About this RNA: Two RNAs folded together computationally: RNase P RNA and transfer RNA, 437 nucleotides in total. It holds a member of the Rfam family "Bacterial RNase P class A". It is annotated as a ribozyme. A reference for the family is Beauregard et al. (2013), "Identification and characterization of small RNAs in Yersinia pestis", RNA Biol. Its mean pLDDT, the model's own confidence on a scale to 100, is 79.
RNA sequence: AGUGCGCGAGUGGGGAUCGCCGGUGGCAGAUGCUGCCGGAGGAAAGUCCGAGCUCCGCAGGGCAGGGUGCCGGGUAACGCCCGGGCGCCGUAAGGCGACGGAAAGUGCCACAGAGAGUAGACCGCCGAUGGCCGCGCGAGCGGAUCAGGCAAGGGUGAAAGGGUGCGGUAAGAGCGCACCGGGCUCCUGGCAACAGGGGUCGCACGGCAAACCCCACCCGGAGCAAGGCCAAGUAGGGGACGAGGGGUGGCCCGCCCCGUUCGAGUCCCGGGUAGGUCGCAUGAGGUCGCCGGCGACGGUGGCCCCAGAUGAAUGAUCCUCCCCCGAAAGGGGACAGAACUCGGCUUACUCCGCGCACUCACC
RNA sequence: GGGCCCGUAGCUCAGUUGGUUAGAGCAUCCGACUCAUAAUCGGCAGGUCGAAGGUUCAAGUCCUUCCGGGCCCA
Numbered sequence: 001a002g003u004g005c006g007c008g009a010g011u012g013g014g015g016a017u018c019g020c021c022g023g024u025g026g027c028a029g030a031u032g033c034u035g036c037c038g039g040a041g042g043a044a045a046g047u048c049c050g051a052g053c054u055c056c057g058c059a060g061g062g063c064a065g066g067g068u069g070c071c072g073g074g075u076a077a078c079g080c081c082c083g084g085g086c087g088c089c090g091u092a093a094g095g096c097g098a099c100g101g102a103a104a105g106u107g108c109c110a111c112a113g114a115g116a117g118u119a120g121a122c123c124g125c126c127g128a129u130g131g132c133c134g135c136g137c138g139a140g141c142g143g144a145u146c147a148g149g150c151a152a153g154g155g156u157g158a159a160a161g162g163g164u165g166c167g168g169u170a171a172g173a174g175c176g177c178a179c180c181g182g183g184c185u186c187c188u189g190g191c192a193a194c195a196g197g198g199g200u201c202g203c204a205c206g207g208c209a210a211a212c213c214c215c216a217c218c219c220g221g222a223g224c225a226a227g228g229c230c231a232a233g234u235a236g237g238g239g240a241c242g243a244g245g246g247g248u249g250g251c252c253c254g255c256c257c258c259g260u261u262c263g264a265g266u267c268c269c270g271g272g273u274a275g276g277u278c279g280c281a282u283g284a285g286g287u288c289g290c291c292g293g294c295g296a297c298g299g300u301g302g303c304c305c306c307a308g309a310u311g312a313a314u315g316a317u318c319c320u321c322c323c324c325c326g327a328a329a330g331g332g333g334a335c336a337g338a339a340c341u342c343g344g345c346u347u348a349c350u351c352c353g354c355g356c357a358c359u360c361a362c363c
Numbered sequence: 364g365g366g367c368c369c370g371u372a373g374c375u376c377a378g379u380u381g382g383u384u385a386g387a388g389c390a391u392c393c394g395a396c397u398c399a400u401a402a403u404c405g406g407c408a409g410g411u412c413g414a415a416g417g418u419u420c421a422a423g424u425c426c427u428u429c430c431g432g433g434c435c436c437a
Stems, first nucleotide, its partner, number of pairs: 001359008009350001012321007020039008041335001045346002048344005053223004060253004065219005070084005085099001086097004100214002105212002107208003122154002124150003129147002132143004162180006181203001182201008227278004237269005244258004285304008322333004364436007373389004382420001392406004413429005
C1' cells in the first nucleotide's frame, strides 16, 4: 500500500417548557389532583423456516401430498449453528457449494451434424485380402479404388463412447505396454463422510433427478381475528330446496352426535348484538464470573425484572454544543417503528470504533 | 395481526412435458376506399415476460430471495 475475517455501537451530549401510555403510592370522594418508577429495534421488517401456547372428542391406521438430503455434533426444534470431509475459486489469509442415487425403471438431449446413446462415416486415411488395368517368362512390381478395412486427423455440436506417449499396422484401433483416470476387491487409519496403499479388470458406466422417480429421515390441521369467561341481544318470523348432515381437515377406514310422518341441514328476505375482561409479559429471560468442550453449546453460583397499547402510548417546541455538505446564507443527522411470545434465516441501512490474519514493496 | 393468490405489448388474455424468431384480439400509427368522417380492407411498429441470482447446452416456463397488487378471516 492492498486485501481477508471476526466483533462492537446503532444519529449524539446538556438545559427549559408542554404533553402521551403503563405500574405503584398519597389526598379528595365518585371519574379529579399529585409524588415516584418504567416506556421500540438491530433489524421491531419480509412472513421464508422451526417451536412454545390454544382449539379442533383421541390425534389412531392407510393412501395421497409436502419437506430435508456428504459425515459427526449442538439444540426444545429447524431448511439454523459448530467442527470435519470432498469439489471449485484465490499467490495467500480465506471464500463458495440444493454435495444421496444416472449399473431399479421411464423420459428428454432442440438446431447443426454421417452419427446424440443398441453409436456412426460427410471430408479423410488405407486398399494388406478378393476382383480390375498395365508390365514381367516367373516369383512379383506399379496404378486406379469396385468390393472392402479404419476411426488417427478435419468438420458439427453444450456434449461424439477414457487421456498422454511409445510400440505396432496396409491404414488404424487398449491391439500391446508405461503413466494418469476409472470399476471391482482386500488391507490400514478414522465413530463416519473419506483418505492412503496392495491386487485385479483394457474400460463396461455420456449429461439432466432445481424431469418423473428410487432410497433414508421428518411432517395431523388451523392459527391470539387461536381460544376461555362475563355482559348485552335473539323470532316459538316468512319463503324456497331438502335425505342426508356434522365432529373432520385432501381422501378412505375406524369412532361419536343429530335427522329421515314429528324435517336435521342449506340458501334468500327480515331482525338483533358487535361492549368488557383473561390470554398478555418470570421467559427454552438477561447479565457477570467459574468449570467442561477445538467450537456451536452445556453445567453451576451471584445479581437484575427490562414496553404492554387496542380509533393503538413511547412525542413536540425552543436554546446551546457536536458531526456532514456549502464560499456564505442556509440545509441535513441513515434504515426503520412493538401488536401473543421465542430461536434462526433473508432483506434494508449510517457515522464510525476495535481486534486478528495474509500478500507485495521499501528501510 | 394472520392466511392465500396473481404479475406476459397501452388494455384484455394465450403460451402444451423447458427448445430454435414469445403470439392473438382491441387500441395507436401509415396506406387504400370516401367530397369528408365512421365502418371496412391491407400493412408497420410496439415486450428487460415485475426485479436479481441460480440449475440446465438452453428458462416466460424449474428453484431461491426481493418488489408491486389483490382477496379472505373478528